[in-house]
Molecule: transfer RNA
Organism: Minisyncoccota bacterium
RNA sequence: CGGGGCGUAGCCUAGCAGUCUAAGGCACCGGCUUCGGGAGCCGGAGAUCGGAGGUGCGAAUCCUCUCGCCCCGA
Numbered sequence: 001c002g003g004g005g006c007g008u009a010g011c012c013u014a015g016c017a018g019u020c021u022a023a024g025g026c027a028c029c030g031g032c033u034u035c036g037g038g039a040g041c042c043g044g045a046g047a048u049c050g051g052a053g054g055u056g057c058g059a060a061u062c063c064u065c066u067c068g069c070c071c072c073g074a
Stems, first nucleotide, its partner, number of pairs: 001073007010026004018057001028044005050066005
């Protein structure tokens, strides 16, 4: 320098343009239960989807640029 992959709540993952709201697990907060803790059950908060622009009636999802990480080539 060229090519490719990944980037969604604290962590892991789903979603592949429209079904109103971005879903689930773990973690976190509250309650029930317990002498207390754990487990279990019930409830709750948290991400506008790496960033910016574009296409479109509508984008996490398509296109362009860019940042970070990884892989391949030179």